[in-house]
RNA sequence: CUCCCGAAAAGGCAACUGCCCGCGUGGCAGGCGCAAAGCCAAGGGCCGAACGGAACGGCUGCCUGGCUACCGAA
Numbered sequence: 001c002u003c004c005c006g007a008a009a010a011g012g013c014a015a016c017u018g019c020c021c022g023c024g025u026g027g028c029a030g031g032c033g034c035a036a037a038g039c040c041a042a043g044g045g046c047c048g049a050a051c052g053g054a055a056c057g058g059c060u061g062c063c064u065g066g067c068u069a070c071c072g073a074a
Stems, first nucleotide, its partner, number of pairs: 012034002016030005021024001032061001038067003042064003045059004
């Protein structure tokens, strides 16, 4: 110096509920949770529609995988 792990600290994201409005990928409050809950959608899975079968669309804070990344004690 680089890589892996991850305590602490500073921040980050934000399930769900309520309120507001000009009703949107919106704002505010509370905050389930998350070390990538940042990005992608390649595989699996789930959902929608279809339904003879396949294909199509969506979710990804369901899992696997890929890319990038703040702080660094032991």

A computed fold for a 74-nucleotide RNA from Marinobacterium alkalitolerans, annotated as c-di-GMP-I riboswitch aptamer. It was read from a public genome assembly, where an Rfam model found it. Its mean pLDDT, the model's own confidence on a scale to 100, is 82. Lineage of the source: Bacteria > Pseudomonadota > Gammaproteobacteria > Oceanospirillales > Marinobacterium.